Molecule: Glycine riboswitch aptamer
Organism: uncultured Pelagibacteraceae bacterium
Formats: sequence, structure tokens, C1' cells
RNA sequence: CUUUUUAAGUCGGGAGAGACUAUGCAGAUUUAGCGCCGAAGGAGCAACCUCCCCGGAAACUCUCAGGCAAAAGGACCGACUUUAACAC
Repeated sequence: CUUUUUAAGUCGGGAGAGACUAUGCAGAUUUAGCGCCGAAGGAGCAACCUCCCCGGAAACUCUCAGGCAAAAGGACCGACUUUAACAC
């Protein structure tokens, strides 16, 4: 100095599912009830890592949490910056 990888930040993109019923209320939030969604988080199993034990492990599964007009949030993707590691 450059590439790759780790972590963080900024910007852009970013799905799904009742603006349900009753109460309250200008509306939304609250309370109760029923119906749903999976891509914050969390949990479970598994291909696999690996011959064995231990361990790790998904966008699969569950729905505790979260969400079901807009807003906010949002896994993931791209660009930029910084940080750490390896190699040159």
C1' cells in the first nucleotide's frame, strides 16, 4: 500500500400478517377477546464442521418477546468511513 475477513457507524433499498370486535376516545394509545405474521431479539432440532466425545451451526422450526393503516422498527444487500486480524 492492496485484497480478504471481524466489529461499529452513516446513507440508500428492505417483506409478511385484522385501520378486527367490544370498551374508551375527535383519532391513536389503554383494557378485554378472537384471528394472524416472521426478517429485531430469543429458543429448538438438523445438514455440515468430524472417525468418536464435547462444542459450534440456518433464511428451517417454535412464537416467549416483537409485529399485523401510516410512522417507528426490521434480518439481509450495496456504497463509504473507522477498527482489529491474516497475507503480500